The RNA shown here (transfer RNA) has 73 nucleotides and comes from Bodo sp.
NCBI's taxonomy places the organism under Eukaryota, Discoba, Euglenozoa, Eubodonida, Bodo.
Rfam family: tRNA. Its family is annotated with triplet codon-amino acid adaptor activity in the Gene Ontology.
The prediction has a mean pLDDT of 83.

RNA sequence: GCCAGUAUGGCGCAGUCGGCAGCGCGUGGGUCUCAUAAGCCCAAGGUCAUGAGUUCGAGCCUCAUUGCUGGCA
Repeated sequence: GCCAGUAUGGCGCAGUCGGCAGCGCGUGGGUCUCAUAAGCCCAAGGUCAUGAGUUCGAGCCUCAUUGCUGGCA
């Protein structure tokens, strides 16, 4: 230099054919207990990497850019 993959709460990841953004862990509160842990219940927490385009509507499709990973030279 060329090609491919990838980027989604604090962390690890789902998200199907474009139509309410979710799960686990963690965090906070409650419940339970003499107490702690475990269990159970509830809650907070998101610029879906950035910018543009298509569309009535984009996490998802298109283009460009950036970071990371891998391959080729």